[in-house]
Molecule: c-di-GMP-I riboswitch aptamer
Organism: Clostridia bacterium
RNA sequence: UCAUCGAAAGGGCAAACCCAUCGCGAGGUGGGGGCGCAAAGCCAUGGGUCCGCCGCUUGCGGAUCGCCAGGUUGCCGAA
Numbered sequence: 001u002c003a004u005c006g007a008a009a010g011g012g013c014a015a016a017c018c019c020a021u022c023g024c025g026a027g028g029u030g031g032g033g034g035c036g037c038a039a040a041g042c043c044a045u046g047g048g049u050c051c052g053c054c055g056c057u058u059g060c061g062g063a064u065c066g067c068c069a070g071g072u073u074g075c076c077g078a079a
Stems, first nucleotide, its partner, number of pairs: 012037002017032006035066001041072003045069003048064006
């Protein structure tokens, strides 16, 4: 110096639930609220799960990155 790992410090995000709102729905957005998270930042690429529609046979469209994997970017600098 680089890689891996993850102490400390500064912080960051925000589950369930409640209110409002959008959506046929899964679910999204804003406020409150904190279950938790070293990527709980981003990407729907591969699986998984969920929703809608059509067909009855293939399917088509959507949602979920806080389901798993993958890609990519990032704060700090102990053992």